[in-house]
Molecule: Bacterial RNase P class A
Organism: Halothiobacillus sp.
């Protein structure tokens, strides 16, 4: 100097005039009317994919089915999240990703090709024997065809074919035997563990893949949702009909038991859709410090930082430069994912050059 990897901050700014909205104070013609002061959209507010807080069912337990997660250990209110570690894959590397329990419980699937994809098989082959024909160097051999038996080492197909290499053995072969490797079981050492290592021991050894197929295993799980819920006001038709009923019915996913209550279900028709609240002080932010590899936790201090309701921050003018992307809260918080212009700050990796 170039190319990368992982993080943190910011997200056009300044001034003037008018305008919108929350709270407080004052005035007051008591009208959100005026004045003053302090505030007023995001890093993702988005997706509605997770986890909760909160509210109600409600006094609310147990089981089955069903759902969720899936290496180990921590963090957290909790999680499918985060941190650290293990194993595997990718990358020269810093790093990134993982739908990461079990295939010796069982069932299913593996196209085409190939003999055969599992109770494995024999296409080309190799070996032994029989029959027929034929040739020769003729009581023995060779060749061709066919039949019976053995075989899976060689070749072919395929993503994958009875574990690999070598030696021995055999009629020809084959873990058939042996050595090494691989695999399985056990042991020792290190580690909380996942797991790793071993010049340890035993075994010829269940043919592979697939569970993001069914399934098995471990852990875990009430439901509905701020349009939850509460209060006030107003209006209507204390309307009409059908069914079940204590051995019944109802009770916030299904079924059963338990528990509670004593009526419940369906159809037609009518009225209301207004106001207040919930509604923002929090698992809160910031600074310093202590503990921890880290996520994070403790202590001290300090701050208040949107609450609209057809839906609030806009319009105009001037100036500046880094020339402005993605984009607007609606009960709240913690995550993940997706979109994204530009600027600033740090750490680390690789390449080239110079000293």
């Nucleotide at each position: 100097g170039g190319a990368g990897u992982g993080g943190g901050c910011u997200a056009a700014g300044u001034c003037a005039u008018c305008g919108c909205u929350g709270c407080a104070u004052u005035u007051u013609u008591u009208g959100u009317a005026a004045a003053u002061g302090c505030g007023g959209a995001g890093g993702a507010a988005a997706g509605u994919c997770c986890g909760g807080g909160c509210u109600c069912c409600a006094u609310a337990g147990g089981g089955c089915a069903g759902g969720g997660u899936g290496c180990c250990a921590g963090g957290u209110a909790a999680u499918a999240c985060c941190u650290g570690g293990g194993c595997g894959a990718c990358g020269c590397g810093a790093g990134u990703c993982g739908a990461c329990g079990g295939a010796a419980a069982g069932u299913g699937c593996c196209a085409c090709a190939g003999a055969a994809a599992a109770u494995a098989u024999a296409c080309c082959g190799c070996c032994a024997g029989g029959u027929c024909a034929u040739c020769c160097u003729a009581u023995g051999g060779g060749u061709g065809a066919u039949c019976u038996g053995g075989u899976a080492a060689g070749g072919g197909u395929g993503a994958a074919a009875a574990g690999g290499u070598g030696c021995g053995g055999u009629a020809a072969g084959a873990g058939c035997g042996c050595a090494c490797c691989g695999c399985g079981c056990g042991g020792a050492u290190g580690g909380u563990a996942a797991c790793a290592u071993c010049u340890c021991g035993c075994g010829g050894c269940a043919g592979g893949g697939u569970a993001a197929a069914c399934c098995c295993c471990a852990c875990u799980c009430g439901g509905a949702g701020c349009a939850a819920g509460g209060c006030c006001a107003a209006a209507u038709a204390g309307g009409g009909g059908a069914g079940c009923a204590a051995u019944g019915g109802c009770g916030u996913g299904g079924c059963c038991c338990g528990c509670g209550c004593u009526g419940c279900u369906c159809c037609c028709g009518g009225g209301u859709a207004g106001g207040c609240u919930g509604c923002u002080u929090g698992a809160g932010g910031u600074g310093c410090u202590c503990g921890g590899u880290g996520a994070c936790g403790g202590g001290c201090a300090u701050c208040c930082c949107a609450g609209a309701u057809g839906a609030a921050u806009g319009a105009u003018g001037a100036c500046u430069c880094u020339c402005g992307a993605c984009a607007g809260a609606a009960c709240c918080c913690g995550g993940c994912u997706u979109a994204u212009c530009g600027g600033c700050c740090g750490a680390c990796u690789c390449c080239a050059c110079u000293c």